[in-house]
Context: one part of a larger RNA
RNA sequence: UGACGGGGGCCCGCACAAGCGGUGGAGCAUGUGGUUUAAUUCGAAGCAACGCGAAGAACCUUACCAAGGCUUGACAUCCCGACGCCGUAUGCAGAGAUGUAUAUUUCCUCUUCGGAGGACGUCGGAGACAGGUGGUGCAUGGUUGUCGUCAGCUCGUGUCGUGAGAUGUUGGGUUAAGUCCCGCAACGAGCGCAACCCUUGUCGUCAGUAGCCAGCGCGAAAGGCGGGCACACUGGGGAUACCGCCGCGGAUAACGCGGAGGAAGGUGGGGAUGAGGUCAAAUCAUCAUGCCCCUUAUGUCUUGGGCAACACACGUGCUACAAUGGCUCGAACAAAGUGAAGCAAACCAGUGAUGGGGAGCAAAGCACGAAAUCGAGUCUCAGUUCGGAUUGAAGUCUGCAACCCGACUUCAUGAAGCUGGAAUCGCUAGUAAUCGCGGAUCAGCAUGCCGCGGUGAAUACGUUCCCGGGCC
Numbered sequence: 001u002g003a004c005g006g007g008g009g010c011c012c013g014c015a016c017a018a019g020c021g022g023u024g025g026a027g028c029a030u031g032u033g034g035u036u037u038a039a040u041u042c043g044a045a046g047c048a049a050c051g052c053g054a055a056g057a058a059c060c061u062u063a064c065c066a067a068g069g070c071u072u073g074a075c076a077u078c079c080c081g082a083c084g085c086c087g088u089a090u091g092c093a094g095a096g097a098u099g100u101a102u103a104u105u106u107c108c109u110c111u112u113c114g115g116a117g118g119a120c121g122u123c124g125g126a127g128a129c130a131g132g133u134g135g136u137g138c139a140u141g142g143u144u145g146u147c148g149u150c151a152g153c154u155c156g157u158g159u160c161g162u163g164a165g166a167u168g169u170u171g172g173g174u175u176a177a178g179u180c181c182c183g184c185a186a187c188g189a190g191c192g193c194a195a196c197c198c199u200u201g202u203c204g205u206c207a208g209u210a211g212c213c214a215g216c217g218c219g220a221a222a223g224g225c226g227g228g229c230a231c232a233c234u235g236g237g238g239a240u241a242c243c244g245c246c247g248c249g250g251a252u253a254a255c256g257c258g259g260a261g262g263a264a265g266g267u268g269g270g271g272a273u274g275a276g277g278u279c280a281a282a283u284c285a286u287c288a289u290g291c292c293c294c295u296u297a298u299g300u301c302u303u304g305g306g307c308a309a310c311a312c313a314c315g316u317g318c319u320a321c322a323a324u325g326g327c328u329c330g331a332a333c334a335a336a337g338u339g340a341a342g343c344a345a346a347c348c349a350g351u352g353a354u355g356g357g358g359a360g361c362a363a364a365g366c367a368c369g370a371a372a373u374c375g376a377g378u379c380u381c382a383g384u385u386c387g388g389a390u391u392g393a394a395g396u397c398u399g400c401a402a403c404c405c406g407a408c409u410u411c412a413u414g415a416a417g418c419u420g421g422a423a424u425c426g427c428u429a430g431u432a433a434u435c436g437c438g439g440a441u442c443a444g445c446a447u448g449c450c451g452c453g454g455u456g457a458a459u460a461c462g463u464u465c466c467c468g469g470g471c472c
Base pairs, nucleotide, nucleotide: 008472009471010470011469012468013467015463016462019427020426021425022424023423026319027318028317029316030315031314032313033312034310035309042053043052064305065304066303067302068301069300070299073129077128078127079125080124081123082122083121084120087104088103089102090101091100092099093098106119107118108117109116110115131294132293134292135291136290140288141287142283143282144281145279147277152191153190154189155188156187157186158167159166160165171182172181173180197271198270199269200268202239203238205236206235207234208233211229212228213227216226217225218224242265245259246258247257248256249255321420325379326378327377328376329375330374331373337368338367339366342361343360347356348355349354386417391412392411393410394409395408396407397406433455434454435453436452437451438450439449
């Protein structure tokens, strides 16, 4: 000077408390440990590993294992020789990689038409070299997590101290904030805070098709047409909020409390934005890279298997245990997106997954298209018309290919489960809870992830206590 204290003071945070819903019990999904295995590739490890890298393992991916092959190599540059092979098509052998046979088969320049030279490509040879998801994240760059969007971290000059250092940055108030005010041997400044950026909420203005329809006309009806751009909407540019006004408190300050006006009130809501540092934190498997190691193998190609195993243990989720519910019929209302090797309507077939069909649409045009909700009926508390695991059978789709190991459908089967011990998590408002929809990845595969809207609560006395943090 820091750090630490079951030292003190002050102050914050869904930290506790007050509430609401969960997890921990069940079945399943998924990740991990362990075990097993020829292999179950590797990494991640308290918070900050465990639906994490992986935004999608049947082959591929793939790094693992077994077997079969190759050795200047699957990939790059250079040298020599040969050839127009190679490739494509077909046959044969093979699990395939591959091997083999047949057919076909480059370009340019010069040319005495014999050929010569060059380019490109392939094959063969020699070595320089390639290659390595091999090791070391405790040799590193870069990137990232975390404390933490916490309010801090520093510098110049001056002053003080022998010095390390201190001061400033402490103090009195105040704030979300080292935010601001006042004071002060300090005076200033920088990185952070805030603002500038995006989005949402209100109102003008500009524009009016593919959007909209108040009034007028046409029409059986449909904004379908004429017409219109008022409204809604879309999207460009503006306005608006500043403690600005009033009152009170305060030190006449900063600021706080209440009120008016206002769509919005005291940073209006949300996002992006992460100072100096900490954890030898994570990553050599994104990439890059020092050193070490392998070089007929730790490289590379292929077929098949594995990453999906299963006595068990843990994390994260989904579905439930029902009547605020299940089922049947009927009626309604979104947002944000996506679509050409695509989205696919009407219509037809099928109980259905789906198939046929193909209008329209590179899309404010066409398509993908809501559910909870509401109305009517039924079930009457039961392991049930709850719940749907598991299993049998028959199918659909994608794809060379669904045995290991895909998703979906129909019929049958109907398991555990009657609200969950100790313990533990999230959330303060359009939030929690609940309901569906979309997208990325993607041939196919979503209970995960990232978004979108619909319905829409309860509670906060307070800071003694638990956890984390800031200042003295």